Predicted 3D model of a 166-nucleotide RNA (Lysine riboswitch aptamer) from a mouse gut metagenome.
The RNAcentral record of the sequence draws on MGnify.
Rfam family: Lysine riboswitch aptamer. Gene Ontology term of the family: lysine biosynthetic process.
RNA sequence: CGAUAGAGGUCGCAGUAAAGAUGAGUACCGUCCCAAAGACCGCCGUGGUCGUUCGUAUGGUGCGCGAAAGGCGAUACUGCCGAAGGGGACUGUUUGGCAUACAGUUUCCUGAUUGCAUAUCAAACAGGUAUGUAAUUGUCAUCAUUCGUAUGAUGGAGUGCUAUCG
Repeated sequence: CGAUAGAGGUCGCAGUAAAGAUGAGUACCGUCCCAAAGACCGCCGUGGUCGUUCGUAUGGUGCGCGAAAGGCGAUACUGCCGAAGGGGACUGUUUGGCAUACAGUUUCCUGAUUGCAUAUCAAACAGGUAUGUAAUUGUCAUCAUUCGUAUGAUGGAGUGCUAUCG
């Protein structure tokens, strides 16, 4: 230098399926009454649809009826230990332009878990993501102590660490 195999965690990471809960007595729809000239299609432009006192547009109250998606998820299976998660830029889907979403390329960051705070997505005090902070923990380096190769302190980062082979 290369190849192979491993370890961290008793909530390891991701994916698929999933009973179920939440969503919600919400949205939609129907109807009574009140208000009403505007309302809607992500934003701008352009254009379109419906309505305008004969007031079935739209908004609100009451009554009746009454969902779904995303997210969560007991449990099971699969792939694994940069498992995986994000930021920036570019390209395509796709446009009149932009934004969002998805896929791809490239580059940068994060060892891991949990709590707290802030921001953001979300119906949500569930959960996700980012930043900061605290604790725990694995690993390596240095130093000290020590009967012990265990304890303590400081620090680093996963292209790291351990083992074997060439």